RNA sequence: GGAGUCGGCCAGACAGUCGCUGGGAAAAUUUUCCUGGAGGAAAGUCCGGGCUCCACAGGGCAGGGUGCCAGGUAACGCCUGGGGGGCGCGAGCCUACGGCCAGUGCAACAGAAAAUAUACCGCCAGUUUCGACUGGUAAGGGUGAAAAGGUGCGGUAAGAGCGCACCGCGUCGGUGGUAACACUCGGCGGCAUGGUAAACCCCACCUGGAGCAAGGCCAAAUAGGGGAACGUUAAGUGUGGCCCGCACGGUUCCCGGGUAGGCUGCUUGAGGCAUGCGGUGACGUAUGUCCAGAUGAAUGGCUGUCCAAGACAGAACCCGGCUUAUCGGCCGACUCCUUUA
Numbered sequence: 001g002g003a004g005u006c007g008g009c010c011a012g013a014c015a016g017u018c019g020c021u022g023g024g025a026a027a028a029u030u031u032u033c034c035u036g037g038a039g040g041a042a043a044g045u046c047c048g049g050g051c052u053c054c055a056c057a058g059g060g061c062a063g064g065g066u067g068c069c070a071g072g073u074a075a076c077g078c079c080u081g082g083g084g085g086g087c088g089c090g091a092g093c094c095u096a097c098g099g100c101c102a103g104u105g106c107a108a109c110a111g112a113a114a115a116u117a118u119a120c121c122g123c124c125a126g127u128u129u130c131g132a133c134u135g136g137u138a139a140g141g142g143u144g145a146a147a148a149g150g151u152g153c154g155g156u157a158a159g160a161g162c163g164c165a166c167c168g169c170g171u172c173g174g175u176g177g178u179a180a181c182a183c184u185c186g187g188c189g190g191c192a193u194g195g196u197a198a199a200c201c202c203c204a205c206c207u208g209g210a211g212c213a214a215g216g217c218c219a220a221a222u223a224g225g226g227g228a229a230c231g232u233u234a235a236g237u238g239u240g241g242c243c244c245g246c247a248c249g250g251u252u253c254c255c256g257g258g259u260a261g262g263c264u265g266c267u268u269g270a271g272g273c274a275u276g277c278g279g280u281g282a283c284g285u286a287u288g289u290c291c292a293g294a295u296g297a298a299u300g301g302c303u304g305u306c307c308a309a310g311a312c313a314g315a316a317c318c319c320g321g322c323u324u325a326u327c328g329g330c331c332g333a334c335u336c337c338u339u340u341a
Stems, first nucleotide, its partner, number of pairs: 001337010012306007020037007039312001043323002046321005051211004058244004063207005068082005083097001084095004098202002103200002105196002120141002122137006149167006168191001169189005174183003215264004225255006236248003271290008
């Protein structure tokens, strides 16, 4: 000097002027003053909850979800730290990562043959009418994504873990680790009982439903209207399906009429930020400080200055995550290449 990897922060600021809205105080029907007022994703509605109701409320099956180990958390399919596997020279990144010896499937074409699999070419032996036939073989070649583990030596008619050495694999023990697992540790075994579960399946664990348009209160109005089916020893009804249990004792459908207004839920939370302490870390804890509640839907317009740059984009019950969109700017750590001293 160049090329990268990982992490963190910011989301315009200040002043003036006019306007909107929550709370408080004063005033008196008009207002004045003080103070607060959208995000890193508020988005998607994909997960997990808090809260409300069914509901006094349980058990099971089916269904659904997750899938290495240990922690964090209210919880999770999330996060952190490790392990195995893969990618990268590296800093680092990805991981749908339980089980194929429970069973069933699947692997086109090519190839002799795609799993208790075979002999097309080849090699060896024998016979031979010299065309070929019979037997042995799976080391060499070919096909394919994948073809009975690799290298070497011996052995054989020719070969083959057929035997041996080393490696690989399996298993038992030892050592380290909470564990997943690891070990240039030791013994035994000729042995890979081929691959695939993001195939069906098996195993382990988890799992009611509906949702603030939930729910509660007040006021008002109408027609506590009409009809049909089933049923009253109980049929039935009861917030996904089925069964048992429990509770209730009528249930279901059609037509027609009225109201759709106000208050509450509604914002103090498993909350945010700063600092200290503990922890590798996620995080926990102590102290201090801060806090939007609209309801056809509030925070906007103009001017000036500064700046590096205003992109993606607006809360609607509230949180913890994940995913997606995005103009840029700043800071820190680390890796590789080249050159110079």
Description
Predicted 3D model of a 341-nucleotide RNA (Bacterial RNase P class A) from a Gammaproteobacteria bacterium. The sequence was found by an Rfam model in a public genome assembly. Its Rfam family is "Bacterial RNase P class A". Gene Ontology terms of the family: dimeric ribonuclease P complex, ribonuclease P activity and tRNA processing. It is annotated as a ribozyme. The coordinates come from a structure-prediction model, not an experiment, and the mean pLDDT is 76. Taxonomically the source falls in Gammaproteobacteria (Bacteria, Pseudomonadati, Pseudomonadota).